[in-house]
Context: one part of a larger RNA
RNA sequence: CUGGGCGUAAAGCGCCCGUAGGCGGCUUUUUAAGUUGGACGUGAAAGCUCCCGGCUUAACUGGGAGAGGCCGUUCAAAACUGAGGAGCUAGAGUGAGGCAGAGGAGCGCGGAAUUCCCGGUGUAGUGGUGGAAUGCGUAGAUAUCGGGAGGAACACCAGUGGCGAAAGCGGCGCUCUGGGCCUAAACUGACGCUGAGGGGCGAAAGCGUGGGGAGCGAACGGGAUUAGAUACCCGGGUAGUCCACGCCGUAAACGAUGAGCACUAGGUGUCGGGGGUAUCGACCCCCUCGGUGCCGCAGCUAACGCGAUAAGUGCUCCGCCUGGGGACUACGGCCGCAAGGCUAAAACUC
Numbered sequence: 001c002u003g004g005g006c007g008u009a010a011a012g013c014g015c016c017c018g019u020a021g022g023c024g025g026c027u028u029u030u031u032a033a034g035u036u037g038g039a040c041g042u043g044a045a046a047g048c049u050c051c052c053g054g055c056u057u058a059a060c061u062g063g064g065a066g067a068g069g070c071c072g073u074u075c076a077a078a079a080c081u082g083a084g085g086a087g088c089u090a091g092a093g094u095g096a097g098g099c100a101g102a103g104g105a106g107c108g109c110g111g112a113a114u115u116c117c118c119g120g121u122g123u124a125g126u127g128g129u130g131g132a133a134u135g136c137g138u139a140g141a142u143a144u145c146g147g148g149a150g151g152a153a154c155a156c157c158a159g160u161g162g163c164g165a166a167a168g169c170g171g172c173g174c175u176c177u178g179g180g181c182c183u184a185a186a187c188u189g190a191c192g193c194u195g196a197g198g199g200g201c202g203a204a205a206g207c208g209u210g211g212g213g214a215g216c217g218a219a220c221g222g223g224a225u226u227a228g229a230u231a232c233c234c235g236g237g238u239a240g241u242c243c244a245c246g247c248c249g250u251a252a253a254c255g256a257u258g259a260g261c262a263c264u265a266g267g268u269g270u271c272g273g274g275g276g277u278a279u280c281g282a283c284c285c286c287c288u289c290g291g292u293g294c295c296g297c298a299g300c301u302a303a304c305g306c307g308a309u310a311a312g313u314g315c316u317c318c319g320c321c322u323g324g325g326g327a328c329u330a331c332g333g334c335c336g337c338a339a340g341g342c343u344a345a346a347a348c349u350c
Base pairs, nucleotide, nucleotide: 003322004321005320006319007304008303012318014201015200016199017198021194022193023192025088026087027086028085029084030083031082033081034080035077036076037075038074039073040072041071048066049064050063051062053060091191092188093187094186096183097182098181099180103177104176105175106174107173108172109171110154115149116148117147118146119145120144121143125136126135162169163168206247207246208245209244210243211242215241216240220236222234223233258317259316260315261314262313263312266295267294268293269292270291271290272289273288274287275286276285299306300305323350324349325348332343333342334341335340
């Protein structure tokens, strides 16, 4: 310097923004750095090649020729790449008018239910299980009615549905706020894609300080089961689960499938938008753009399967893999309050 790969065999960073870098639309003009051609110079010796010599060779000695890449100078070419200039609108973006949505943040409000407290009615059980027991209950439980307190979660709607970059988001209202889609085509004029480092976001659990605590419930102790039962089942129950602020930075963070663009038969559902036909109107029907499902041709694949939401056909950029164990480890470094995280070997062994 290079090969083959990454849905399930090893392998796509959890996700996004973005620095350097890499790559980059159409027309025209200039340039000549890359590129291409010519000439000249250089390209030591040895080696390669040819000839001669040489103990029979090899080794070795001498002579000749050619070749060789890089490089330098110079002349020329201008298609492609680069650089400079001018222009364009198909990429990208801005503006205008609309649309859908559990997208985010804050504040407030609501009803059902559980639990607890107070009161009424009422009496012997209740609860729980495979069956039981622990537990609760004559100090009046369970059941039932009325009143009150408090916390957490929002039945139906609900979907094979929607939104978000991912994590994720679901009662209702208000305020603030991000993104997307559609229509016409007014404006800018390549402003683009990717993205090593870097920065930000990031479920649950966990940590710090303060609050809160209804239900649930690691740990813990009790009742059962069992040979035992450090479990599964039952009765309790502390952290936690909730809020504020600050950490942690992980996951089967999964579509186990990086991002962008283009191209490549169809069929059928659904969500959002635009247009047409018909109609009083809606439904229906047709066209079209965007999302999300199922089936399937070609093609791909080891097979399973994928199949316009590609795992098909191509291009650009990044990440990653290189037999199993040792090892999501040790050591070192960086980060963290800690727990630990990130980076990451070797001996040895099969």
Small-subunit ribosomal RNA, central domain from an uncultured bacterium, 350 nucleotides, folded computationally. Its mean pLDDT, the model's own confidence on a scale to 100, is 86. RNAcentral holds the full RNA, with entries from ENA and SILVA.